[in-house]
This is a predicted structure of a 264-nucleotide RNA (Bacterial large signal recognition particle RNA) from a Clostridiales bacterium.
The prediction has a mean pLDDT of 75.
It matches the Rfam family "Bacterial large signal recognition particle RNA". The family's RNA type in Rfam is non-coding RNA gene. Gene Ontology terms of the family: SRP-dependent cotranslational protein targeting to membrane, signal sequence recognition and signal recognition particle, plasma membrane targeting.
The sequence is in RNAcentral, with records from ENA.

Order: sequence, then structure tokens, then C1' cells
RNA sequence: CCGCACUAGGUGGGGAGUUAGCGGUGCCCUGAACUUGCAAUCCGCUCUAGCAAGACUGAGUUCCCGCCCCAGGCUUCUUUUUUCAGUGUAUGGCGCUGGCAAGCGGCGUUGAGAAAUGGGCCCUGUGCAACAUAGCGCUAUGAACCCUGUCAGGUCCUGACGGAAGCAGCAGUAAGUAGAUAGCUAUGUGUGCCGCAGAGCAGUCUGUUUUGAGCUGGCUACCAGAAUUCCUGCUGGGAGAGGUUGUCGAAGGUGGGUGUGCGG
Repeated sequence: CCGCACUAGGUGGGGAGUUAGCGGUGCCCUGAACUUGCAAUCCGCUCUAGCAAGACUGAGUUCCCGCCCCAGGCUUCUUUUUUCAGUGUAUGGCGCUGGCAAGCGGCGUUGAGAAAUGGGCCCUGUGCAACAUAGCGCUAUGAACCCUGUCAGGUCCUGACGGAAGCAGCAGUAAGUAGAUAGCUAUGUGUGCCGCAGAGCAGUCUGUUUUGAGCUGGCUACCAGAAUUCCUGCUGGGAGAGGUUGUCGAAGGUGGGUGUGCGG
């Protein structure tokens, strides 16, 4: 060095969590890497650290160790985004209340503001007018009979003379009906201020007189106060995206190490 047969070993690994600790089941990452049973109110073991049984591979690209690299996880600190909760005077913003009168604006010598005086609007009493209603008055109509006057005809009485009642008609009138408003009376009112008087003067309108330049507080600004979690801020928590500290670290790369027996 070659061949044959064995054995050690291997047949996935890692992270967090759990655990006195180590593994496993479960979760996550990587990857392609046997089978069966046990196992989260856990299962098995004890620094030699899954237990039990079976199968395959087998001293090397496959086993063991070191180093490099790095998926990924956990972690320290920090930046930032987002979300939840809280905080009212948080020297904040947005709004509110009051003040002020600096600016703008409005009014103002066709007179601001102030003062005096009279009157009205308001109230009471009284009168007047208007309106409404009713009555009187005026005109017309209006009673078959139970209204009046005159009563034709006719009727009755009478010897006659004459008389009586009285229908129709006509005229007038009562109750009633209708009309016209020029008139009179009475009553009334959210009619009118027309007259007189009284009361009142807080407000407003108007007239006269005196004085003569401000008044206002709409907007901005300024000052003070109170309130509000709507925005921003602050405090605390959660989730995400970065950077960073430490730690573990698969796969990969690289270097090294590594049996037994027989035969040639």
C1' cells in the first nucleotide's frame, strides 16, 4: 500500500424556555439526516447525563478536535416609528371670561361727550271724535172680520118724516216688515292722542340752550383668570425598524487526529 472480517463511533444539529443540572416530547431556526414505545397537571437520566428494543453504516469526502465564517436566537445601551394609559395651568397651542385702549376700523365741528329744560311714548281721571249695537225720528208698506173715519149697494126699524147697525171701496193708523242715512238719545272699546288735569322721569325719541373733541370696544396686540386630554409636550407600558454590548451558535470552509485481527 492492497484485500477480507470486526470494533469504537455514527445514522442530524442549534436557540429560547423548563430544570439543581443534562437530554427528550412541545415552540422557533437551519436543513434533508433509520424504525418502534414513553413524555408538559411531564418522561428518562446524574457531570459517563434521554431510557428500552430493533435495523443500517462503519476507520474515512461520512467519526473526533481546533480555528475561521455566518443563518438565527437571546441580551445591554441607545435612536426612531406607532399604539395604549395617565397628566390641566404643562411658562405650549386651539378656544372661553374679564380688563386695557397701542394699531386697524366705526361714529363725530352737518357737533363726540357732559349739563339744563320742555314735550311724546307709559299710567290715572275727565271730555271730544270715530266705529259698532240698540232705540227715537223720516219714508214706504201694512188689518176680509175680532182698529178708526167716511160709509155706495144692500139690511133692519118707522104709516110717513126720518133713524140705526154696518160689508165692500177709499183714507188713515196699531203690531209687524222693508228702506234711506242728513238728525237725536243710550251703551261699549287693544279705535284716536284731539282737549284738560294729575302722577312719574328708570329707559327711549324729539325740540331748545350752554360747553367744545372725543366716543366706541368689532378685529389684531397686550395683561389677568378659569377650564379642557382635541393637538403638541411630559411620564409609564406594549409592538416594530435600525445601531450597539455580551452570549450561544446550525450549515459551510480549513487544519489536524484516529483503532483491532488475518493474509498478500